[in-house]
RNA sequence: GGACUGGUUCUCUAGGGUUCCGCGGCGCAUUCGCCGGUCAGGUCCGAGGGAGAACGCGCAGCUUCCACAGCGGACUCUGCGUCAACACGGAGGGACAAAAGCCCGGGAGGU
Repeated sequence: GGACUGGUUCUCUAGGGUUCCGCGGCGCAUUCGCCGGUCAGGUCCGAGGGAGAACGCGCAGCUUCCACAGCGGACUCUGCGUCAACACGGAGGGACAAAAGCCCGGGAGGU
């Protein structure tokens, strides 16, 4: 001095808070209001370094269509393969009600 890339979406988990619901407290209180997340719950947010699925991508085959002198091209479906291995990490900022292993970010930096 150099070290690129490492797809998209969905479902869930570790984790996260408190709009709404529930729960607890108070106010004559099933209905209304206020307070409490230092309430292990439902909704909600949610991983590059957690899980799963689909799509995607590559190869092969079938059908159909297109083109043709010849070589070909496209779509659907099926099968196989691939997305591996590794992965320490702030401070600060951002969003929703709010927070976070979310996003900036496999960033800065470190090794």
Predicted 3D model of a 111-nucleotide RNA (Guanidine-I riboswitch aptamer). Its mean pLDDT, the model's own confidence on a scale to 100, is 75. The sequence was found by an Rfam model in a public genome assembly.